Model confidence (mean pLDDT): 85 of 100. A computed fold for a 681-nucleotide part of an RNA from a Bacteroidales bacterium, annotated as large-subunit ribosomal RNA, domain II. The RNAcentral record of the full RNA draws on ENA. The organism belongs to Bacteroidales, within Bacteria. Its Rfam family is "Bacterial large subunit ribosomal RNA". Rfam links the family to the GO terms ribosome and structural constituent of ribosome.
Context: one part of a larger RNA
Formats: sequence, C1' cells, structure tokens
RNA sequence: GCCUACGAGUUGCCGUGCAUGGCGAGGUUAAGCCUCUGAGAGGCGGAACCGAAGCGAAAGCGAGUCUGAAGAGGGCGCUUAGUCAUGCAAGGCAGACGCGAAACUUAGUGAUCUACAUGCGUCCAGGCUGAAGUUGCGCUAAACCGCAAUGGAGGGCCGAACCAGUAAACGUUGAAAAGUUUUUGGAUGAGGUGCGUGUAGGAGUGAAAGGCCAAUCAAACUGAGAGAUAGCUCGUACUCUCCGAAAUGCCUUUAGGGGCAGCCUCGUGUAUGGUAUGCCAGAGGUAAAGCUACUGAUUGGAUGCGGGGGUUUCACCGCCUACCAAAUCCUGACAAACUCUGAAUGCUGGCAUAUUGAAUCGCGGGAGUGAGGCUUCGGGUGCUAACGUCCGGGGCCGAGAGGGGAACAACCCAGACCAUCGGUUAAGGUCCCAGAAUCCGCGUUAAGUUGAGAAGAACGGCGUCCCGCUGCACAGACAGCUAGGAUGUUGGCUUGGAAGCAGCCAUUCAUUCAAAGAGUGCGUAACAGCUCACUAGUAGAGUGGCGGGGCAUGGAUAAUAAUCGGGCAUGAAACGCGGUACCGAAACUGUGGGAUAGCGAUAUCGGUAGGAGAGCAUUGCAAGCUGCGGAGAAGGUGUGGCGCGAGCCGUGCUGGAGCGCUUGGAAGAGCAAAUGUAGGC
Repeated sequence: GCCUACGAGUUGCCGUGCAUGGCGAGGUUAAGCCUCUGAGAGGCGGAACCGAAGCGAAAGCGAGUCUGAAGAGGGCGCUUAGUCAUGCAAGGCAGACGCGAAACUUAGUGAUCUACAUGCGUCCAGGCUGAAGUUGCGCUAAACCGCAAUGGAGGGCCGAACCAGUAAACGUUGAAAAGUUUUUGGAUGAGGUGCGUGUAGGAGUGAAAGGCCAAUCAAACUGAGAGAUAGCUCGUACUCUCCGAAAUGCCUUUAGGGGCAGCCUCGUGUAUGGUAUGCCAGAGGUAAAGCUACUGAUUGGAUGCGGGGGUUUCACCGCCUACCAAAUCCUGACAAACUCUGAAUGCUGGCAUAUUGAAUCGCGGGAGUGAGGCUUCGGGUGCUAACGUCCGGGGCCGAGAGGGGAACAACCCAGACCAUCGGUUAAGGUCCCAGAAUCCGCGUUAAGUUGAGAAGAACGGCGUCCCGCUGCACAGACAGCUAGGAUGUUGGCUUGGAAGCAGCCAUUCAUUCAAAGAGUGCGUAACAGCUCACUAGUAGAGUGGCGGGGCAUGGAUAAUAAUCGGGCAUGAAACGCGGUACCGAAACUGUGGGAUAGCGAUAUCGGUAGGAGAGCAUUGCAAGCUGCGGAGAAGGUGUGGCGCGAGCCGUGCUGGAGCGCUUGGAAGAGCAAAUGUAGGC
C1' cells in the first nucleotide's frame, strides 16, 4: 500500500412542535390487587395530574381584576378545547455521534538498574623518587648546624590488572535500544569491587547535571475516580427528487466560541403584495460651483492703523524710510470637519399602465452562517504603494460546469434535467499546428516595430505619411558649376602689432557698380591666402520656413536558454478605417424522453452548508403465501434482461442444505478515508 472483517447521533426520563388515533368540558390513571393459556393479555384501582377563570404583593374580588379620587386612561385577562396514547423531529438532563490529551485526586508497587548511607569482606604486577625520625662522624661549653648512612612518608612519579570514557573513525533497518577499534585519564586513594541492609514520589538521593530513583523523571510505575475535561483537530457509511444560504448588525473575560436579529427551508393562516416605466408630492446638502455670503487659508497691486530703522530734541510734538504690516479696495485662486448656491442618481409616499404571481406578511417546526475573496465604481488609510487595509453601490467566485483569454477561482461570453454522427449564434477567431477568408476595398509601418497587456517616460533626430499657414520662383527661384566679391581704408581707438576677422567705439559712413558687410567662418606675429553674404552667366521647375496629426526610431539594463502559445509572417499572417462570408459553447433552436408545480394552458429542473420529500438494501420478529428446495437452498462465479438510481429478476457452471415473497412492525441497519482496529498478502 491493497484485500477481508470490525468501526461513529444511541438509550432512559422531561417538556416543545407536527402527524395519526381514542374520548371530549372533560381526558388519563400511578403504585398496588385479581384472573388467565403467564417476560404476556384482560379486568379492578380516581390517589394524583392536565384542562375547564382570571387579576392582584396580598387581604380579596371575579368575566373581570389591578393601578387610581375616578363610571378616566392603561396593564393582564374573558367572548371556550382539551387530554391520553403511539410515531417522528429538534431540544434539556444524563459520557449523549466516535476516537484523542497534557494533567488532577486517591490507594498501592518499586533502591535486583541507579544515587547516597550502613554492616561484613575483598583487590591494587613491576619500577622510580627518597619527607620526618634514628644512628654514626665532624663541630660546639652544651646546643644549633653540616656530612654520611639508615629510614620509608606522599589525595608523590612511570605503568599492567581494575576503574573511567579524551579524540577520531566505524556503526546509525547496528554484532549492540549507547557498542567496536585505535587513542586517552586515574591506577595507596575523596580508590575499585562482592554480598547483606536502609532511605519512596512533591518524597528520596544528589562533590548539583534538574542528575538518578528498573531502557520511563521539571515529579516513577500500577489500579481506581474515569467514558475526567477538550469553545480544538480528525473521522462520521445506500439512492433519487424539490428548494437553497452565510461569511453581516448588536452584545459577549468576546474575537477561529456563542446569544438575539438578518439571510435558507418546511407547515399553516388570512390579508396583502413584488418589479419596471410615466406623472404627482416629499425629505436631503453629495458632485459641481462659489466665497465683498460666513469660517479659515491665500497671489499680485493700491492705501497704510500700528510697529521697526534713521533724523531732530532734555523730552514731547514732528520729519524721512526701496522695512514689517492690521483693516479696506482692486485682482487671482483654495477647503473632509467652509457654504450665498446646488444637481444627476438613489430613497419615501400616492396614482396610472405593464408584468409577475402566493412571489408579500403573520404564526409555528428545522437549520446552517456569523474567517470571506477578487473585480469595477464612490471614498478613508497608505506612497492617488501592495494579491495591503477599512467602509459604501454593482458583478462574479464562494456553492458554477461549458466556450474564449496559450496555461490561469474571480476578466469576456454564457447559467449544464437527459439523449442526439441535427441547426443558428455569443465572446473570440478564420496561413500551419487547429474548426473557419492566404476574403474584398483604401491607407500606414521597414522598426520583425508588431503579431496580448503591464509598458514603456522625460528628452533627442532632414525616418516617413497626411493636413494647415507662409517666403521665393519661367521677368528663371532652390542646389550645382563659371566669374566677380571692388574703392576712400590698414575706419577711429587700443596696442609691440590689431590691416573685415583679440578687444572697445560708431550718424557701421560714403564712392564705383550687375553686385560686394568698415565684413560669415577658416587662417597670419601682423599682413598675405581661402571662403561667405551679395551679383552676373549657365541650366530649366519647383524650392525654403513654421505649426498640427499618424506610424516608426534613439533613450531601452537582471539574474538557468531563448521565443508573438509555437512554426512563422513584410502591398502582411502587422497597424488604421470600411465591408461580405464562415468557424465557434452544455447559450438559442429541432427531434425524442424524464421529473417537479399547476385543473389545464404552461412554467421550471447548476448547486456547498442546510431544510423538505420519495425510495433501495441488510438482520431478527408476527401474520399470510398452508411459497421454493438433493429433479439442488444459501453462498461463489459467468451471462441475459428490468429500474433515473440505490438495486432487482432470469439463467449456465460451482456449491451441497437450507431459503424466500407480501403486509406490518423492530433495529448492533449500508464505509474510502478517522497517521482508524485485527488478520492476510
């Protein structure tokens, strides 16, 4: 992991509701007793309970009563239906659907492991070092002291047994639930060890690590309380049909749990509704707008209360000021907590029309939900950040399949009763992968831009197309080529120099001209030189400037190898505008069928939590079939048929002795999951 078996809403009592039945202003017996064919049936038994009257704290009164001064008002009542039994449903009390703690209490069992203690024993090869003391000698007055010998101390030294467990490797479903090998520490000591004995669970013991107390220790193990409790996790078993949520509000030692309400379902009752549009009537202060209409904020200007600075003065009063600045005026403009104003929508009521059709509301039974999410619109918060967070309106997912979007809960299209090798469309598509146009017309793009989006920006560029305005131009423009481009003059100043061209000045003037600046750039030390403006000739048709728009271009950088989904595509298979076909879904529709609601016409039938209904199967029991069975029961295994389905029926083989059908009643009544339990493989 698979298979088989087992495996979870039960039982008692209580009240509530519904259904069915009995009796009914009544209903019913309990214990107990009697009889019989005795786990039962029938009878007796009226104690007691519920109901038939309530109101008041009570006295009490009574279809009323209480409050009250009240014949007021108001509260609770009256103008009848109950009760007993059975079944079902959910609830309460009980373990109360099943499994699951960590723990707590109590009574006991443990020191054969280990910790410490205690009694009696026992063990420590060999080697080394050489304390005190003692003796002798030297020395001394005697000592001290010195030397030599002797001696044999020490939590002394080296190192086996023994004890320990330092480092590494191996081992890690081990040889072993802690080991092996090599290495290492102690090895006369606070040493090792044998046997006996003692200390016990909030207790012991502990050279102290919360260590150890029988492979268990921040409180051992065993039984019992005990099915502790578990607002938590997991699991909870056949089928079909109808309806179908919520993730919100208030409160909660409450926040992943609850109570009430909301939303779902079923029953019942009577009355009324729902939606859309139009008209009428309302409430309101949002968007916008506005502000000499308030509150506040605010641009520039005018004026300048008051102040600063300066001046004068002993001081005051004055004077000045390109300073600050109240208030007012002009001008511009801002606001969620500003409003002189003020929509659209939405909301409420009425009427009308259309449509829907018990959909609305009341009462009663049963729930689930009370973690929501994404998207769009209006906002708060945040960074006009977040697959962020908090509200409000809509949609969808949740609980929604199908088609599109390459893939992809929520985006686009569209709400799946079943069948169909019928048809039409939606979104989106139609070169190939791959269903359908290599379709038609006119343009744009040259960047593979593009062929989905985010997503491409500021800022650049004789990319290219279109539009508008404007200059010049056959009296010849623009570009090219040929030629000229002069003179006063090297203008004046400055300067070493300054001659068109370092810099400064200027009435930048005048002359000759077809034209030529007191000079556009290069150049020189300064000149020179080249060139331009300007002019003529040549040639013969357009050529410049500004603004707007389209597409493209640079800007353009990310982490595994790229790519529009891919191939690939250039008068397109890209982009823009227009058109005609076609493809394309569970949409719509044709044909056939089923179910639900309804008299019918007809309508409806996606679905999680959940409500309601109808059924199938299993095992006993009762009655009936006075059923089936060795001419083969149950069971097993094939096969044919029936039922929407759970399932059922027939039949072959196997099997070898029991089994079924109908009606009713009763349950140890259906397994895929619980790291489920047991067995097998």